[in-house]
Molecule: SAM riboswitch aptamer (S box leader)
Organism: rhizosphere metagenome
RNA sequence: CUUAUCCAGAGAGGCGGAGGGACCGGCCCGAUGAAGCCUCAGCAACCGCCAGCCGUAUAACCAAGCGGGUGGAAAUGGUGCUAAUUCCGGCAGAAAAUUACCCACUGGGUAACCUUCUGGAAGAUGAG
Numbered sequence: 001c002u003u004a005u006c007c008a009g010a011g012a013g014g015c016g017g018a019g020g021g022a023c024c025g026g027c028c029c030g031a032u033g034a035a036g037c038c039u040c041a042g043c044a045a046c047c048g049c050c051a052g053c054c055g056u057a058u059a060a061c062c063a064a065g066c067g068g069g070u071g072g073a074a075a076u077g078g079u080g081c082u083a084a085u086u087c088c089g090g091c092a093g094a095a096a097a098u099u100a101c102c103c104a105c106u107g108g109g110u111a112a113c114c115u116u117c118u119g120g121a122a123g124a125u126g127a128g
Stems, first nucleotide, its partner, number of pairs: 001128006011040005019029003023090004041082003046078002049072003053068004086122001091119005098112006
């Protein structure tokens, strides 16, 4: 840089000793012990593994290897993860409510704030 996923799931002990939840704002977690390190346990199923299917691949038949997609297992391998939806928001658009103001009707417009939805950005993890 490209691509897939991110509303599911899963924590104890030891060392340590004040921070942590990427950033900013909010809101949380933390001396009933934060970060970090170690041990053990667990979750999940990205890679890998197993089984079909399709392509590569016909004039017709077979076909390794490779690629794609589907399904499966979790006893074994490589990562990852085990507070809160990636904790929520941040940027853009749509819809609705409230408040203020304006035009001028019983309607419309502008701004602020807030809610919901969609997309994006950023981040995290895997694979390349």